[in-house]
Molecule: c-di-GMP-I riboswitch aptamer
Organism: Paenibacillus rigui
Parts: sequence; C1' cells; structure tokens
RNA sequence: AAUGAUCCAUGGCAAACUCGUACGAAAGUCGGGGACGCAAAGCCACGGGCCUACAUGCAGGGGAACACAUCCUGCACAAGGCAGCCGGGCCGCUCAU
Repeated sequence: AAUGAUCCAUGGCAAACUCGUACGAAAGUCGGGGACGCAAAGCCACGGGCCUACAUGCAGGGGAACACAUCCUGCACAAGGCAGCCGGGCCGCUCAU
C1' cells in the first nucleotide's frame, strides 16, 4: 500500500420508543434518555430512489348581482429532507494475508 472481515482486542455509532417553553408548514433536524442493530450505521446530496409541499400553478367549492380578496378541498411540483435505501467519492481502527 492492496485485499479480506470470521477471529482477538481497544473502542465507536445509535433503530424503535420516549422527554423537550428547541428549530421547521411538513418531512425531518438538534439535545437528553434508550439499544434494534452496524466493519465504516464516519463525512459528502454526485447518480438513482424514497419522504414532505410552506410558497407557486391549475381545477372545484364558497363568497359575491358579476368580478376580485379571504377561506376550504384536490392534483402537480423542491429551491426542503433521508447518508441506518442503493451506488459513487473521501478519510479511518484492529487483525490476517
């Protein structure tokens, strides 16, 4: 340096759930508790995929004499998110070869 991960050892991370005068429209993130598991469950949204839809657009309802605003519903849609979905990139412990 490369490959491998089943062994040894040192450790590491932290699912569900739960708490929060936390952030957020939400998905989700953060902090505490907690461990299902993980040889990269360390970091990075580059590709695929998945989640949410504040705003925006369209349609309908309603209001209204008509039209507009406010309000409700549905559909579409990331510039939001998921690295513990997969691939990819970078860094890295132990042991063996």